RNA sequence: ACGAACCCUGCGGGAGAGACCGGCGUGACGAACCAGGCCACGCCGGCGCCGAAGGAGCAACCGGCCCCGGAAACUCUCAGGCAAAAGGACCGCAGGGGGAUG
Repeated sequence: ACGAACCCUGCGGGAGAGACCGGCGUGACGAACCAGGCCACGCCGGCGCCGAAGGAGCAACCGGCCCCGGAAACUCUCAGGCAAAAGGACCGCAGGGGGAUG
RNA backbone atom coordinates (compact mmCIF):
# COMPACT_ATOMS: atom_id res chain seq x y z
C1' A A 1 0.00 0.00 0.00
C1' C A 2 -3.67 -3.61 -1.73
C1' G A 3 -6.95 -5.31 1.65
C1' A A 4 -11.29 -10.98 3.20
C1' A A 5 -14.78 -12.53 7.10
C1' C A 6 -17.70 -9.71 10.44
C1' C A 7 -20.30 -5.11 12.43
C1' C A 8 -22.77 -0.20 11.82
C1' U A 9 -25.16 3.77 8.83
C1' G A 10 -27.70 5.69 4.37
C1' C A 11 -30.34 4.75 -0.32
C1' G A 12 -33.06 1.32 -3.62
C1' G A 13 -35.68 -3.45 -4.30
C1' G A 14 -38.38 -6.82 -1.10
C1' A A 15 -43.18 -11.97 -0.47
C1' G A 16 -47.23 -14.48 2.03
C1' A A 17 -51.97 -14.58 4.52
C1' G A 18 -59.67 -12.13 6.63
C1' A A 19 -59.97 -3.96 5.17
C1' C A 20 -63.18 -11.41 9.00
C1' C A 21 -67.13 -11.86 12.98
C1' G A 22 -69.02 -10.16 17.79
C1' G A 23 -68.98 -6.85 22.14
C1' C A 24 -67.55 -2.21 24.56
C1' G A 25 -65.78 2.93 24.42
C1' U A 26 -64.72 7.74 21.78
C1' G A 27 -65.58 11.08 17.70
C1' A A 28 -68.09 12.46 13.15
C1' C A 29 -72.48 11.82 9.73
C1' G A 30 -77.62 11.26 10.28
C1' A A 31 -81.99 11.79 13.10
C1' A A 32 -87.07 17.00 16.06
C1' C A 33 -84.70 14.20 20.75
C1' C A 34 -83.56 9.12 21.90
C1' A A 35 -82.82 4.55 19.59
C1' G A 36 -81.51 2.00 15.22
C1' G A 37 -77.99 2.80 10.95
C1' C A 38 -73.14 4.22 8.81
C1' C A 39 -67.65 5.71 8.88
C1' A A 40 -62.92 6.07 11.54
C1' C A 41 -59.91 4.95 15.78
C1' G A 42 -58.83 2.18 20.39
C1' C A 43 -59.55 -2.18 23.67
C1' C A 44 -61.37 -7.24 24.59
C1' G A 45 -63.05 -12.01 22.84
C1' G A 46 -63.67 -15.80 18.74
C1' C A 47 -62.70 -18.54 14.38
C1' G A 48 -59.68 -18.95 9.91
C1' C A 49 -54.85 -18.24 7.83
C1' C A 50 -49.15 -16.54 6.81
C1' G A 51 -43.66 -17.06 7.64
C1' A A 52 -38.91 -13.45 5.51
C1' A A 53 -38.11 -9.45 12.49
C1' G A 54 -36.91 -12.30 16.79
C1' G A 55 -37.20 -17.30 19.13
C1' A A 56 -37.21 -22.69 19.31
C1' G A 57 -36.42 -27.84 17.08
C1' C A 58 -34.29 -31.49 14.00
C1' A A 59 -31.08 -32.65 9.91
C1' A A 60 -27.30 -32.88 5.67
C1' C A 61 -22.67 -31.14 6.89
C1' C A 62 -18.49 -29.25 9.93
C1' G A 63 -15.33 -29.23 14.53
C1' G A 64 -13.51 -31.64 18.84
C1' C A 65 -13.24 -36.88 20.08
C1' C A 66 -17.48 -41.38 21.16
C1' C A 67 -20.06 -38.12 23.49
C1' C A 68 -20.68 -32.98 23.07
C1' G A 69 -20.83 -28.31 20.29
C1' G A 70 -22.02 -25.29 15.79
C1' A A 71 -25.56 -25.41 12.04
C1' A A 72 -30.78 -23.62 7.11
C1' A A 73 -34.62 -19.83 3.38
C1' C A 74 -36.36 -26.88 6.36
C1' U A 75 -39.94 -27.49 10.51
C1' C A 76 -42.96 -25.24 14.75
C1' U A 77 -45.90 -20.91 15.11
C1' C A 78 -44.16 -18.72 21.43
C1' A A 79 -43.70 -13.94 19.50
C1' G A 80 -44.85 -11.23 15.05
C1' G A 81 -48.11 -10.53 10.81
C1' C A 82 -53.06 -10.99 7.40
C1' A A 83 -56.20 -2.86 3.35
C1' A A 84 -52.75 1.33 3.59
C1' A A 85 -48.74 2.84 6.79
C1' A A 86 -44.97 0.62 9.74
C1' G A 87 -42.03 -3.74 9.91
C1' G A 88 -39.50 -7.26 6.86
C1' A A 89 -35.12 -12.45 6.00
C1' C A 90 -32.43 -11.53 1.78
C1' C A 91 -30.08 -8.76 -2.59
C1' G A 92 -27.51 -4.41 -4.81
C1' C A 93 -24.79 0.30 -4.27
C1' A A 94 -22.14 3.94 -1.25
C1' G A 95 -19.62 5.35 3.32
C1' G A 96 -17.39 4.10 8.10
C1' G A 97 -15.18 0.50 11.59
C1' G A 98 -12.32 -3.82 11.26
C1' G A 99 -8.11 -6.36 10.10
C1' A A 100 -7.63 -12.20 7.75
C1' U A 101 -4.10 -13.37 3.85
C1' G A 102 0.17 -12.36 1.00